[in-house]
RNA sequence: CAUCGAGAGGGGUGGAGGGACUGGCCCGUCGAAGCCCCGGCAACCACUCGGGACCCAUCUUGGGUCUGGAGAAGGUGCCAAGUCCAGCAGGCGAAGUUGCAGGCCUGGAAGAUG
Numbered sequence: 001c002a003u004c005g006a007g008a009g010g011g012g013u014g015g016a017g018g019g020a021c022u023g024g025c026c027c028g029u030c031g032a033a034g035c036c037c038c039g040g041c042a043a044c045c046a047c048u049c050g051g052g053a054c055c056c057a058u059c060u061u062g063g064g065u066c067u068g069g070a071g072a073a074g075g076u077g078c079c080a081a082g083u084c085c086a087g088c089a090g091g092c093g094a095a096g097u098u099g100c101a102g103g104c105c106u107g108g109a110a111g112a113u114g
Stems, first nucleotide, its partner, number of pairs: 001114004009038005017027003021087004039079003044075002047071003051067006083110001088107005
């Protein structure tokens, strides 16, 4: 700096945790984390093939930059729930209720991946 409402899991081992943090709410002995194997998703980087714009050089040929498309054998990443939801700030209601609590939108923070 970009992206984060899409997508994609089986087996072995292991044996109680996991979903970053806090609060919720979930997942987990019908087997959590971790590790191994195989598979898949995606298209960030690299690569391949087209399109477009521009620049350099040129007889032709050629080279470069940017942009967007397709592919997927490489490098990462990922494969419960929207980053599971909220957390901070601003904006906008209606209905209901004894009272309390509560919804939606925008931006931010934090986090994750490249």
The prediction has a mean pLDDT of 80. The RNA shown here (SAM riboswitch aptamer (S box leader)) has 114 nucleotides and comes from a soil metagenome. Of the family's consensus pairs, 97% are formed in the model.